[in-house]
RNA sequence: CGCUUAUAGAGAAAGGCAGAGGGAAUAGACCCGCUGAAGCCUUAGCAACCUGACACUGGUCAAGGUGCUACAUUCUACUCGGUUUAGCCCGGGAAAGAUAAGCU
Numbered sequence: 001c002g003c004u005u006a007u008a009g010a011g012a013a014a015g016g017c018a019g020a021g022g023g024a025a026u027a028g029a030c031c032c033g034c035u036g037a038a039g040c041c042u043u044a045g046c047a048a049c050c051u052g053a054c055a056c057u058g059g060u061c062a063a064g065g066u067g068c069u070a071c072a073u074u075c076u077a078c079u080c081g082g083u084u085u086a087g088c089c090c091g092g093g094a095a096a097g098a099u100a101a102g103c104u
Stems, first nucleotide, its partner, number of pairs: 002103006013043005021032003026077004044069003049065002051062004073096001078093005
C1' cells in the first nucleotide's frame, strides 16, 4: 500500500515551543483561527477494538498495545423513496474516508 470484518451513540484539555492556516481529499456551502490554526513536546484525561483477571454466556473490573480529547463521518455530489406544479425539505442506501482486529 492492498483485502476482509466490525463500529461510529456517547465521552474526554491545560501548559510550553511555533506562527497561518484548519475541519481527510476535489468542488461548493458552513464553521473554527493572530483573544493564536497546523505541527512538535510535557502533563492530564476519555473510550474499551485487541489484551489480562474474574465470571460463565447477561457481563464486571483493570488499562499493557492502539486510538481519541472544538462542533459534527459538518452538509451536498452517486442512487432509491416520501413531499411538492417546481423548488425547498425529509428518510434509506451506496461510494469515499476514520479507528480497531486479522490476512497478503

SAM riboswitch aptamer (S box leader) from Sphingobacterium psychroaquaticum, 104 nucleotides, folded computationally. Its mean pLDDT, the model's own confidence on a scale to 100, is 79.